[in-house]
Context: one part of a larger RNA
């Protein structure tokens, strides 16, 4: 040095576990905000820090209700206290307080800071309270050039502003890519940006389809159908009629259908809760019984969780049955207010020309719809459409408006589910994570779970630097469970021993 065996160290795989995730189902909710939001800064305790809560009334105050013998949130003990049925604490509802920043709104500003004015009260310097942004609408006042006026200015009232995950309507709108290159085309009206709204939005009661039979608003699903078509007829794009379902609702412009707010009464449900059956053993194993054995009981309750191993009957629960002083929701109902509200039943409209765009349809033989420019009818004895166009025929009535449901989505709440994950997985994040850290910044972005049933977390002694670490002792079922703590693989490093060299 190698090999074997034994025993260790290191290391943290594996097994087991789950506080956390993931994906859903069924319900709810679908907004918050100048009555100052979302999000923060700074404070606030017997408290040095952080988390949570709260806001100078600061882990809280008041009232009402429920529960209740304990309590002073967590890491986290200690100290000092409170309460005990004359009700502490906790839970629910309604109020009060709510610093400073932030739409931030008196002015400014390098957010959490600086500097003002007006009025009112007490008035002594002063203190306290309220107000003072902009824009829009309405009313009133005032009022230029300029006579009447108007603009402008001022003032009062009302409203708006900002935030928020997706869904929705509109405006504007790429490229990579595909076409095996690339230009029409595609990607795609996608991404991104902007505006606006609602719990849904949008659409919607035929100037629609159909085919000589007829249907009868809209929306969504299945089908028709990858069909008919479109297409450098390439790549690709891609209907409709009809059929089957879901859901159904119709109206108005003649002061209406309807919608919304408030309100009366009734019902239902929500925001705390309450009751809630039934087992023992002096037996066995064990540290521990819920396991084994024996003998019972309940069940409208064997969903689930906990308890020192595996518990219907130990605990919390569960089935089931009850419950609200207060404040919300929904349904029906009573009354009232607002909206609808614009208008000669629709004219610079329909139609036409040119140029674009939308239609599955790329200008094509291209109907239909929208319109930037220029034009421009008829008036129900009329007009539009039926895919060039014409006739016949059929069908409908544009240029005004409202409309639930079936449909889309899930930041959020509750209950439940999983041939979903189980700590290199599952969210980036099971742990004080969008943290530490990196970056000027936009932004990027971790690692890190497990002693034990219970801290019973090792008194005391010894070695030592008043060390680190260890040896005894003690606890414990176990300490090779000792906090670097369940299990403890391999690589890697040793100790002892045997053999080989």
């Nucleotide at each position: 040095c190698g090999u074997g065996c034994a025993c260790g160290g290191u290391g943290g795989a594996u097994g087991c576990c789950u506080u956390g995730g993931c994906a859903g189902u069924c319900a709810g909710a679908g907004g918050c905000g100048a009555u100052g939001a979302a999000g923060g800064a700074c404070g606030u305790g017997c408290u040095a820090a952080c988390c949570u809560g709260c806001g100078u009334u600061a882990a809280g105050c008041a009232c009402g209700g429920g529960u209740g013998a304990g309590c002073u949130g967590g890491u986290a003990a200690g100290a000092a206290g409170c309460g005990c049925u004359u009700g502490a604490g906790c839970c629910c509802g309604u109020g009060a307080u709510g610093u400073c920043c932030g739409a931030a709104u008196g002015g400014g500003g390098a957010a959490a800071c600086c500097c003002a004015c007006u009025c009112u009260a007490c008035u002594u310097u002063g203190u306290a309270g309220a107000g003072u942004a902009u824009c829009g609408c309405u009313g009133c006042g005032u009022g230029a050039a300029u006579a009447c006026a108007u603009a402008g200015c001022g003032u009062a009232g009302c409203g708006a502003g900002g935030c928020g995950a997706a869904c929705c309507g509109g405006g504007a709108g790429a490229a990579c890519u595909g076409a095996a290159a690339c230009a029409u085309c595609u990607a795609a009206g996608u991404a991104c940006c902007c505006c606006g709204a609602g719990g849904a939005a949008a659409a919607g009661a035929a100037a629609u389809c159909a085919a000589c039979c007829g249907a009868g608003a809209u929306c969504c699903c299945c089908u028709u159908a990858g069909u008919a078509g479109c297409g450098g007829c390439g790549a690709g794009c891609g209907a409709a009629c009809g059929g089957g379902g879901g859901c159904c609702a119709g109206c108005c412009c003649u002061u209406a259908a309807g919608c919304a707010g408030c309100u009366u009464g009734a019902g239902u449900g929500g925001u705390a809760g309450u009751g809630g059956a039934a087992u023992g053993g002096u037996c066995c194993u064990g540290g521990a019984a819920a396991g084994g054995c024996c003998a019972g009981c309940g069940a409208u309750a064997a969903u689930g969780g906990g308890u020192g191993a595996u518990a219907g009957c130990c605990c919390c629960g569960u089935a089931c049955a009850c419950g609200a002083a207060a404040c919300g929701g929904c349904u029906c109902u009573u009354g009232u207010u607002g909206u609808g509200a614009a208008a000669u039943c629709g004219a610079g409209u329909a139609g036409g020309a040119c140029g674009g765009g939308a239609c599955a349809c790329g200008u094509g033989a291209u109907a239909u719809c929208c319109u930037g420019u220029c034009u421009g009818a008829a008036c129900a004895u009329g007009g539009g459409g039926g895919g060039a166009c014409c006739a016949u025929c059929c069908u409908c009535c544009a240029a005004g408006g409202c409309u639930a449901a079936a449909u889309a989505c899930u930041c959020c709440u509750g209950a439940c589910u999983g041939a979903c994950c189980g700590a290199u997985a599952g969210u980036g994040a099971a742990c004080c994570a969008g943290u530490a850290c990196c970056g000027u910044g936009a932004g990027g972005g971790a690692a890190a779970g497990g002693c034990g049933a219970a801290a019973a977390g090792a008194a005391c002694c010894c070695c030592u630097g008043u060390g680190a670490g260890g040896g005894g002792a003690g606890u414990g079922a176990a300490a090779u469970a000792g906090a670097a703590c369940c299990u403890g693989a391999a690589a890697c490093c040793g100790u002892g021993u045997a053999c080989g060299u």